[in-house]
This is a predicted structure of a 1184-nucleotide part of an RNA (large-subunit ribosomal RNA, half B) from Jakoba bahamiensis. The gene name in the source record is rnl. Model confidence (mean pLDDT): 85 of 100. The source organism's lineage runs through Eukaryota, Jakobida, Histionina, Jakobidae and Jakoba.
Context: one part of a larger RNA
RNA sequence: CUAUCUUGAAGGAACUCGGCAAAUUAGCUCCGUAACUUCGGGAGAAGGAGUCCUUCUGAAAAGAAGGGUCACUAAAGAGGGGGUAGCGACUGUUUACUAAAAACACAGGACUCUGCAAAAUUGCAAAAUGAUGUAUAGGGUCUGACACCUGCCCGGUGCUGGAAGAUUAAGAGGAGAAGUUUAUAGCUUUGAAUUGAAGUCCCAGUAAACGGCAGCCGUAACCAUAACGGUUCUAAGGUAGCGAAAUUCCUUGUCGGGUAAGUUCCGACCUGCACGAAUGGUGUAACGACUUCCCCACUGUCUCCAAGAUAGACUCAGCGAAAUUGAAUUCUCCGUGAAGAUGCGGAGUUCCAACGGCUAGACGGAAAGACCCCGUGCACCUUUACUACAUCUUUGCAUUGCUAACGAAGUCUUAAUGUGCAGAAUAAAUGGGAGCCUAUGAAGCCUUGGCGCAAGCCAAUUGCAGAGGCGCUCUUGAGAUACCAUUCUUUAAGAUUUCUACGGCUAAUCAAUUCAUUUUGGAAAUUGAAACAGUGCAUGGUUGGUAGUUUGACUGGGGCGGUCGCCUCCCAAAAAGUAACGGAGGCGCGCGAAGGUAAGCUCAAGUUGGUCGGAAAUCAACUGUAGAGUGUAAUGGCAUAAGCUUGCCUGACUGUAACACAUACAAGUGGAACAGAGACGAAAGUCGGCCAUAGUGAUCCGGUGGUUCUAUGUGGAAAGACCACCGCUCAACGGAUAAAAGGUACGCCGGGGAUAACAGGCUAAUGACUCCCAAGAGCUCAUAUCGACGGAGUCGUUUGGCACCUCGAUGUCGGCUCAUCACAUCCUGGAGCUGAAGAAGGUUCCAAGGGUUCGGCUGUUCGCCGAUUAAAGUGGUACGUGAGCUGGGUUUAGAACGUCGUGAGACAGUUCGGUCCCUAUCUACCGUUGGUGUUAGAAAACUGAGGAGAUCUGACCCUAGUACGAGAGGAUUGGAUAAGAUCUACCUAUUGUGUACUGAUUGUUGUGCCAACAGCAUCGUCAGGUAGCUACGUAGAGACGGAAUAACCGCUGAAAGCAUCUAAGCGGGAAGUCUACUCCAAAACAAGUUUUCUUUUAAAGGCUCGUAAUAGAUUAUUACGUUGAUAGGCUAGAGGUUGUAGCAUAGUGAUAUGUGGAGCUGACUAGUACUAAUUAGCCGUAUU
Repeated sequence: CUAUCUUGAAGGAACUCGGCAAAUUAGCUCCGUAACUUCGGGAGAAGGAGUCCUUCUGAAAAGAAGGGUCACUAAAGAGGGGGUAGCGACUGUUUACUAAAAACACAGGACUCUGCAAAAUUGCAAAAUGAUGUAUAGGGUCUGACACCUGCCCGGUGCUGGAAGAUUAAGAGGAGAAGUUUAUAGCUUUGAAUUGAAGUCCCAGUAAACGGCAGCCGUAACCAUAACGGUUCUAAGGUAGCGAAAUUCCUUGUCGGGUAAGUUCCGACCUGCACGAAUGGUGUAACGACUUCCCCACUGUCUCCAAGAUAGACUCAGCGAAAUUGAAUUCUCCGUGAAGAUGCGGAGUUCCAACGGCUAGACGGAAAGACCCCGUGCACCUUUACUACAUCUUUGCAUUGCUAACGAAGUCUUAAUGUGCAGAAUAAAUGGGAGCCUAUGAAGCCUUGGCGCAAGCCAAUUGCAGAGGCGCUCUUGAGAUACCAUUCUUUAAGAUUUCUACGGCUAAUCAAUUCAUUUUGGAAAUUGAAACAGUGCAUGGUUGGUAGUUUGACUGGGGCGGUCGCCUCCCAAAAAGUAACGGAGGCGCGCGAAGGUAAGCUCAAGUUGGUCGGAAAUCAACUGUAGAGUGUAAUGGCAUAAGCUUGCCUGACUGUAACACAUACAAGUGGAACAGAGACGAAAGUCGGCCAUAGUGAUCCGGUGGUUCUAUGUGGAAAGACCACCGCUCAACGGAUAAAAGGUACGCCGGGGAUAACAGGCUAAUGACUCCCAAGAGCUCAUAUCGACGGAGUCGUUUGGCACCUCGAUGUCGGCUCAUCACAUCCUGGAGCUGAAGAAGGUUCCAAGGGUUCGGCUGUUCGCCGAUUAAAGUGGUACGUGAGCUGGGUUUAGAACGUCGUGAGACAGUUCGGUCCCUAUCUACCGUUGGUGUUAGAAAACUGAGGAGAUCUGACCCUAGUACGAGAGGAUUGGAUAAGAUCUACCUAUUGUGUACUGAUUGUUGUGCCAACAGCAUCGUCAGGUAGCUACGUAGAGACGGAAUAACCGCUGAAAGCAUCUAAGCGGGAAGUCUACUCCAAAACAAGUUUUCUUUUAAAGGCUCGUAAUAGAUUAUUACGUUGAUAGGCUAGAGGUUGUAGCAUAGUGAUAUGUGGAGCUGACUAGUACUAAUUAGCCGUAUU
C1' cells in the first nucleotide's frame, strides 16, 4: 500500500451523477394505528410498553412479591420507516456470459375467419396436428385488471359484395394472304372479323382494417382578446379528456410550493416546434430488487482522517509460470525532423551496481480500429426496385357416363303475318288469270278471342238477320287475299332430328359405416356425394411467402446540393496542347430558300431642310471603314462583300479520290483531280448545300425499299449478303442488361492515416490583446474617463481552413487526486495621473513571493443563486492528469415517447437500463543499501560550492475621532494584541484506538458432579483502559536586518549659452532578486579542513557472530556483549480494572455484607546475572 474486517471525539449527507457503501431497525407479547380504497385491503402502517433471575399462586397462560446489571430476543439468527410523482393493474417471463425493465405474458375487451373431409399449420404425397374437439368450439390480429369512455373521415391502400358496360390469355373461328403449281385442286406457312373466364377499370359497403383528422383576414365604447363574420381548400378538418408531459425545439417558459440558495421534483397556466381516444384516452386501491423528488432515523459517505485484527505485499527456505522482447553501452533542456526525440545538432548534468516504492514517458502491452471512407466485397432484413418460383385462383381439354323439355337450333306440315309517298286502303315477291264466293246462309248487328304501325286486319259464335258481296274500271315502278301455283320475312300450333343450361340418374370417381381378409391386392355390401370435386397438361390473374440480384461516378472525408455529351471566349505563360465543385455564355435546331448561278446595290448613326409629323415614319442634301448586317451563343471573319435585291434554276448531284490536318484507338476535318449527267453565265468560269466553328449516339437486334450475289438432291422459296434508309434524353451522352429501390445500432470481411471524428502540426480568416490617428461624448475642455470611421501589430486560449504523423488502435466530456508553468495581475506590495478634499474609487506603470472559500441546481465545463472572503485571476501543459480513480454524459446490443418513412428503420430530439484489463523491463521521480574512488590506514569533529524548503493575510486597540471636511464621515504613518489558512515537531494533559489488561454477561461444550474455571460463538457481546501510534490536542514557524534593483521620485549637468533625473557623475525606491531563516550536502573528480591514533608483528580500527530497540521491508542505524543490566525471567512499584476464590453471617431463594483499596494485571519505571549475549573466526600496515 491492497483486500476483508473491528472501533471512533464533535458534526451528521456538508460526500456524490445518485445515501453507492456502511450503519440503523429486527424475534415474541400487549396497547395503538392515517389518507385513500375495488371494502378485500392499506397494516407488521406509524408510534409506544414489556422481555433476565428467585420465591409463591396457578393445569397452563399469566399474576404477585423480591433480586442484580451500563445493557435481560444481553451471543447468533432476525423489517429501517414515512410522504409525492411517472410507468406497468396484479403473481409471473426475458437478452445462459455487461440490459430484469416501463419490454413479453396475463385475466378481461374487440374485430375477423371457420358448419367439420372445418378454417389454420406441416408435408411432393400418403398422412398428421387442429381434435377423438364442433361456433359457450377452433385459428389469426389488435388491445391489455377495474372505472368513465372510445369522437369525425371510406377520397387513397386493403378486405367484402355486385355484375350492366369497357379491357382481356390459351382455345374456338376462319374472311383472306404467301409459297408451290397449269390450277381459285391439294399441301405448307400465315391469318382479319367474331367468340372467349377470372382479374383490372367500374358501382357499393367497411376504420377496435392500414391510415388521416387545415389555412388566411376582419370584428366588442381604454388596451388586450374574439362569442361573431368573410374567404380558400379538403374525404374529413382533432370531439371528450390530458397537456413544457418517458412527448416542449426555443427552455433553466411563466406563476406558486418546498430549500439560505432548486436546470431536478410537486401543483397550476396553455403559446400542444411535433398529445389524443383499443398503434387505445383519462383516472385508479393494491403490487414493484422499476424510475424521480422530499422527510425522519442512522451512520467514517464527508469535514479529516486515526488506531487495531487477519491474509498478502517485504526478508529467508522450497518450488516455479505468463504476456512481451530488432539489437542496446536505454539522462535533461532548447532546437531540428514524416510536423510531440534515450538515440540527430547545441548546451547542460552525470562514479559503478542493487533493493523497496510510484506510474509522468517509452506515441507502453493486449486485439491486422468496431467510428469514418473505400471494395463494381459478404450477409441478413424491407418494400408500390427488377426478374423468377411456390401457393391461391380463372378458363380450355382429358380422366368423363346416362337422361331429356315447359330450353335452343334445323327440317316438314298447317294456319296466320307483311302499312314509305300517292292511292277507296295495312298492295310481301313472281307467274297464270276474267271471273270468284253465297239459302250447306251475302252484307249488317250483339258477344268473345288473337294480331296491330291504333287506321284497321283475322277468327269464333247452334245469338239476331235474310240476299247480296268481291274483282275488272281511277291511282301505282309493281294489281288484286276475286281465284290458283311457287317462294320470302315474321308469328303460332303440331310432328321430327340434333344439342343442351338449371335439373334428374348411377356405373366412373370421392367419402363414411359394416362385414370379410395372415399378407401382397376387397371389382364385397349398405349409405352419402357425384360426373361435380380431385388430379394432369395448357392458360390469364394474383403473389416479399421464397429466391437470385441491382441500387453510378466526380467530390478539398462522406452524405445533402451541384455536375456528367457537344459549341464559343478568358484562364493558357504570342506554335499546338494544358487543370480546378475557376470565370462567362450557348446547343440537342432551322431554311426549297435563309441553297446554285448571273447581274446589280451599300450599311448604322448624325447634321441641315421639308405638309399633317411629334425624340424616332416616308423625302432631299451632306458627313459617314462599318460605329450596321450576318436565322441562332461567343469568337474569328466579311464593303472585291460572306451584307441587301432581282432573273433563271436544283450541284441540298452519281461513282471515285491523290495528298494533307488532327489523332492511343474508334471517330473527326479539309480536299485538287478523273468519269458521268446537269444548272447558271456572252464567256472566263462557278456549283458535290448554307460566312466558319454546336444542332449529337458505336455495336448488336429488328424493320422498309432496291440489287438473280448465295440458295444444303434439282427448280423455286425461306433465310442470308450488298446498296440506301428507319427505330435509342442508351443525356451517367465510348452506350455493363430488353428488364432493377432501400435498411443495418445485429452486423461481418478485406484495406486506408491514399480519407473524416480526438489530440498534435502549419496558417491566423475568426477570436483575444496592444498600439497609431482623433470626429465626438465628457456644462466649458479630444486624450481624468469613454472613443466612431479607419490604420498597424502581437498571441496561438475560440470557431475555422489544410489533411502532414498516427486507422497491424495516439481511450473521448466532466469530476476527484496530484500538480507545474506563463503573465495580458483577482488579492496582498511599490508608483504616476485623476473630473484624487478625506474615506471609497477610476485608469495606467512595475511586480508571479505567497494566496486565490463553502454550499443549492444540473452529467455538466459554463452559468444562475445563497453565505462568506484580502481575493474568490486569465490561460498553457495530448481542451495536464483513466498501465492514478470514477463512469453521471456522449457512443454498441434491450425498451418507450414525439417526429419522419408504405416498410425495414432513422433523428447534434427525449427517456429508463447497460463488463473500465495489465504482476513495471528501461527512463524519470521518492527512498534504502553494497562497491569503488578520493594515493598509508583509521576514529571523530567541521567547512559549505551547490541544492531544496519556507515566503500568505485580515481584524481589533493606541497614535486619533487627530489631519481633511460645512457636515456626514474619516485617514497616511508608526506601535501593540489576539486570530484564520498553511507547515513542522511532540504525546505532559484532552480525544480516539488499544484482538486478550480488568470486569460484567448470553448460548453451548468440556474439566466426573456442585462450586470454580476453560473453549467456541465478529475480540461472542457489553463497559472501561496501560504503553505505543494519534488529532479533534499541545508547542512552534513566517520575523528583524543588509545589498543591488523595477516602475517611479530626485541632485548636479551638458550635447542644444535656455531647459532637461543622463549623456559623464551621485542618491532614494517593492510581498519581487541576492542574502538572512530551516534542511541536505566533499562523488564539490579542484574528491576539502582540523584534531587524535597506528606501525613490522599479525597495529589502530573494523567486520562476521550473539542479546536487542529510541531503528527497521531487507540492508542500514543505534545500544550492549560477563570489566555486562542488552533482552527475557524474578522482585518491588507506577498505571489499569473494580472488590477474586474460599470462609463466615443474613435471607426459603435469587442475592447481599464482611474478611479487603481485595484479586488480577501486555508493552511503563527501577532493582536483581536466574537464562541468553559462549567459544571463536576474518579483514586490515607505505606503491607507480
It matches the Rfam family "Bacterial large subunit ribosomal RNA". Gene Ontology terms of the family: structural constituent of ribosome and ribosome.